The prediction has a mean pLDDT of 88. Small-subunit ribosomal RNA, central domain from an uncultured bacterium, 345 nucleotides, folded computationally. The RNAcentral record of the full RNA draws on ENA.
Context: one part of a larger RNA
């Protein structure tokens, strides 16, 4: 390359938009690029096929025929595919009042609690552990009472739940704001699907410059333990954790499941709509969850597929070295991203 894979054996980009690209709903006429066909010319001899013949056979030699398949021209065919015209309404988007949300920015105000002060009761413990000790305490702790700063986080509601592409997001109000569904059927008329490169986003840790610090806390310091104890438990404590604004791009970024759409027995919860009924209940469409049928190699999955299928990306080809050297890109570093090979089993 052929061909076979991607939940758990190698493999689904962390996610989303979105240029080229590839792909694309009914139905009509034209056209004839692809598509099918017919002739013509070419595709050198020699070889391969088929038939016949010469060396006693064969091998070898020789005659004679032919398809096929390519290119190039010419004459048709029009179902498909494409172009180009002119339509459709099931896809896609819109408009009208709705509905549900802890989606997003931002700005204000609140209550628990911990910590520290400050002031008052009050006195010898206190705190911590398996057990201690180090550590605070008569300069008066702890305990209680009662004020004051600050920060930070938002108990109960809370759920097997919402919202969100994802990362994620929870107190309580207000501002501006994005996307979701149901029901209505007004109007556009395939405007769609995917998306190589590209562009934004992207927990936590970490950097950069300014603030800010109550708790927790890598680093560090002590105290045990221990043969040791650079741990695990215990006192302390700085980065950090919080805010602006600037990088950084990573993860078991997970459903270890890329997106769209169609289709394929069911019961059951449940969150939002809408219709019927209405003391229970039924029906739909959207979401989220168990169970489970065909089917699927096994585990399992199982109308929210891991089933049938198309489309279009991206990604895997034995373990190790090694995601590591180079080398390019990127970053302020840390490091990222592309991404080997010798050698060895």
């Nucleotide at each position: 390359u052929u061909g076979g894979g991607c939940g758990u054996a190698a493999a689904g980009c962390g996610u989303c938009c979105g240029c080229a690209g590839g792909u694309g709903g009914c139905a009509g006429u034209u056209c004839a690029a692809g598509u099918c066909u017919g002739c013509u010319g070419u595709u050198a001899a020699a070889g391969g096929u088929c038939g016949g013949g010469g060396c006693u056979c064969a091998a070898c030699c020789c005659c004679g025929a032919a398809c096929a398949g390519g290119c190039a021209g010419u004459g048709g065919a029009a179902a498909c595919u494409g172009a180009a015209c002119a339509g459709c309404u099931a896809g896609a988007g819109u408009a009208c009042g709705g509905u549900a949300g802890g989606g997003g920015c931002a700005g204000a105000g609140g209550g628990a609690a911990u910590u520290a002060c400050c002031a008052g009761u009050g006195u010898a413990g206190c705190g911590g552990u398996g057990g201690a000790a180090u550590g605070c305490g008569u300069a008066g702790a702890u305990a209680c009472u009662g004020g004051u700063a600050g920060g930070a986080a938002u108990a109960c509601c809370c759920a097997u739940u919402g919202c969100g592409a994802a990362g994620g997001c929870a107190g309580c109000c207000u501002u501006c704001u994005g996307g979701a569904c149901a029901a209505c059927a007004c109007g556009u008329g395939a405007c769609g699907c995917u998306g190589a490169g590209g562009c934004g986003c992207g927990a936590a840790a970490g950097u950069g410059u300014g603030g800010g610090g109550a708790g927790c806390a890598a680093a560090c310091c002590g105290g045990a333990u221990u043969a040791g104890a650079u741990a695990c438990c215990c006192g302390g404590g700085u980065a950090g954790u919080c805010c602006a604004c600037a990088c950084c791009c990573u993860a078991a970024a997970c459903g270890a499941u890329g997106c769209a759409u169609a289709c394929u027995u069911g019961g059951u919860g449940u969150c939002g709509g809408c219709c019927c009924g209405u003391u229970g209940g039924g029906g739909u469409c959207g979401g989220u969850g168990c169970c489970g049928g065909a089917g699927u190699a096994a585990c399992g999955c199982g109308u929210u597929a891991a089933g049938u299928a198309u489309g279009c990306c991206g990604c895997c080809u034995g373990g190790g070295a090694a995601g590591u050297a180079c080398g390019g890109c990127c970053g302020c570093a840390a490091g990222g991203u592309u991404g080997a090979a010798a050698c060895u089993c």